The RNA shown here (transfer RNA) has 71 nucleotides and comes from Brevibacillus sp.
[in-house]
RNA sequence: GCCCCUAUAGUUAAACGGUAUAACAGAUCACUCGUAAUGAUCAGUUCGUGGUUCGAUUCCGCGUGGGGGCA
Repeated sequence: GCCCCUAUAGUUAAACGGUAUAACAGAUCACUCGUAAUGAUCAGUUCGUGGUUCGAUUCCGCGUGGGGGCA
C1' cells in the first nucleotide's frame, strides 16, 4: 500500500427494512432477627458523516477505531 471481517446498555451478546431485546452488573421494594440467596419493578444503548427508502441497527459510499490476510 491492497483486500477481508468487525463496531448495539457499564460488560458479553441478539435483532428477515417496520415500537431496539436478553443475561450479568446497577437502583428501589418485598422476603429475613440480620446478611446472602430469591422474587417484583425501574433506569440505561445502535462509532461518525452522507446517500437509498414512506420508514435504516439492518442496504450503499466515505471516514475513524479494533482484528486478520497478502505484498
Model confidence (mean pLDDT): 83 of 100. Rfam family: tRNA. From the family's description: Transfer RNA (tRNA) molecules are approximately 80 nucleotides in length. Their secondary structure includes four short double-helical elements and three loops (D, anti-codon, and T loops). Further hydrogen bonds mediate the characteristic L-shaped molecular structure. tRNAs have two regions of fundamental functional importance: the anti-codon, which is responsible for specific mRNA codon recognition, and the 3' end, to which the tRNAs corresponding amino acid is attached (by aminoacyl-tRNA synthetases). tRNAs cope with the degeneracy of the genetic code in two manners: having more than one tRNA (with a specific anti-codon) for a particular amino acid; and 'wobble' base-pairing, i.e. permitting non-standard base-pairing at the 3rd anti-codon position.